[in-house]
RNA sequence: AACUCUAUAACUCAGGGGUAGAGUAAAGGAUUCAUAAACCUUAAGUCACAGGUUCAAAUCCUGUUAGAGUUA
Numbered sequence: 001a002a003c004u005c006u007a008u009a010a011c012u013c014a015g016g017g018g019u020a021g022a023g024u025a026a027a028g029g030a031u032u033c034a035u036a037a038a039c040c041u042u043a044a045g046u047c048a049c050a051g052g053u054u055c056a057a058a059u060c061c062u063g064u065u066a067g068a069g070u071u072a
Stems, first nucleotide, its partner, number of pairs: 001071007010024004018055001026042004048064005
C1' cells in the first nucleotide's frame, strides 16, 4: 500500500428489510433463624460514526473510525 473480517445491553453473543432479543451480571420481591442456590419481576440499547436507497434500515450501498488477519 491492496484486500478480507469484526463493531448490537455492564460482559459473551443472536437477529441479514417490517416495533431489537437470549444467557450471564445488576436491582427488587418471595423463601430462610441467616446466607447461598433454585423461583418470580424489573431496568438497562440514539445497533461504532456520517451520508445515501426505501413507505420503512441494526440489516442494503458509499465513506470514515477502531480492532484483527492475509498478501506485497
Annotation:
A computed fold for a 72-nucleotide RNA from a Cyanophyceae cyanobacterium, annotated as transfer RNA. Its mean pLDDT, the model's own confidence on a scale to 100, is 84.